A computed fold for an 81-nucleotide RNA from a marine sediment metagenome, annotated as c-di-GMP-I riboswitch aptamer. Its mean pLDDT, the model's own confidence on a scale to 100, is 89. The model forms 95% of the base pairs in the Rfam consensus. The RNAcentral record of the sequence draws on MGnify.
RNA sequence: GACAAUGGCAAACCCGCCGAAAGGCGGCGACGCAAAGCCACGGGUCUAAAGCCACCAGGCUAGGACCGCCGGGCUGCCGAA
Numbered sequence: 001g002a003c004a005a006u007g008g009c010a011a012a013c014c015c016g017c018c019g020a021a022a023g024g025c026g027g028c029g030a031c032g033c034a035a036a037g038c039c040a041c042g043g044g045u046c047u048a049a050a051g052c053c054a055c056c057a058g059g060c061u062a063g064g065a066c067c068g069c070c071g072g073g074c075u076g077c078c079g080a081a
Stems, first nucleotide, its partner, number of pairs: 001078001008033002014027005031068001037074003041071003044066003051060003
């Protein structure tokens, strides 16, 4: 990062499994993505089993989760300007 080329990944829905949930894995499927490759380091967002408060609804909290929220770190294909 282009009216280039080879390709790559795969949203939502649905099905199955794991999980308390968020969510994850696999299959189908493509919304899109020049890092939508990897990492929870910083910010942010989501969930709240256990715990605490209230004892009535509920509230608080990450050792959980999200890299397809942003930043950062590491790595990768091509080669017009």